A computed fold for a 76-nucleotide RNA, annotated as c-di-GMP-I riboswitch aptamer. Its Rfam family is "c-di-GMP-I riboswitch aptamer". Rfam's curators write: GEMM was predicted in a large-scale screen for bacterial structured RNA regulatory elements. Its mean pLDDT, the model's own confidence on a scale to 100, is 78.

RNA sequence: CAAUUAAAAGGGCAAAGCAGUAGAAAUUCUGUGACGCAAAGCUAUAGGGCCUGUUAAAUGGCAGCCAGCUGCAUUU
Numbered sequence: 001c002a003a004u005u006a007a008a009a010g011g012g013c014a015a016a017g018c019a020g021u022a023g024a025a026a027u028u029c030u031g032u033g034a035c036g037c038a039a040a041g042c043u044a045u046a047g048g049g050c051c052u053g054u055u056a057a058a059u060g061g062c063a064g065c066c067a068g069c070u071g072c073a074u075u076u
Stems, first nucleotide, its partner, number of pairs: 002076002005073001012037002017032004022027001035064001041069003047066002049062003
């Protein structure tokens, strides 16, 4: 530098629920909690998809759906 993801984890993240917070809602944030995660790190006008909302329309949301970018470890 390229390929790989079978096993492992010092350390990391944190689903549902509950309490509080912002919001019309989806949902966000904080605490608690631990279902899971080898990218559950980052990216949401400038890829697809989904949710809310509306007579219709996102300029509102979702990255723990796929995707893109970057990275740790192992092996070759």